Parts: sequence; C1' cells; structure tokens
RNA sequence: GGGCGUUUAGCACAGCGGUAGUGCACCUCGCUUACACCGAGGGGGUCACAGGUUCGAAUCCUGUAGCGCCCA
Repeated sequence: GGGCGUUUAGCACAGCGGUAGUGCACCUCGCUUACACCGAGGGGGUCACAGGUUCGAAUCCUGUAGCGCCCA
C1' cells in the first nucleotide's frame, strides 16, 4: 500500500428501512436481625465520526478513524 471483517448502554451482545432491545451490572422497594439469594419496579444510548439516498437510516451508499485477520 491492497483486501475482508468489526464499531449499538458500564461489560457481553441482538436488532427485515418504520417507537433502539436482551443478559449481566447499577438504583429503589419487598424479604432478612443483617448480608446474600429471590421477587417487584426503575434509571442509563449524539447506534465510532462526517456527508449522501429516502417521506423515514443503527440498517443502504461514499469518505474518515479505531480494532482484528489476510496479502504484498
């Protein structure tokens, strides 16, 4: 230098162009003498960044950046 993959909540990951979700973690309440477990509820997101297409983009297209693999 070239090719491919990947980037979504604190962490691990889902997510056919039509309201962004799950598990764990966190907070509150119940339970307990207390802690844990368990039960109920709750908060947390510029979907890496910038443009474009579209009535509408996490999703499609282009560019940039980070990470991983391969080729040279």
Molecule: transfer RNA
Organism: Gemmatales bacterium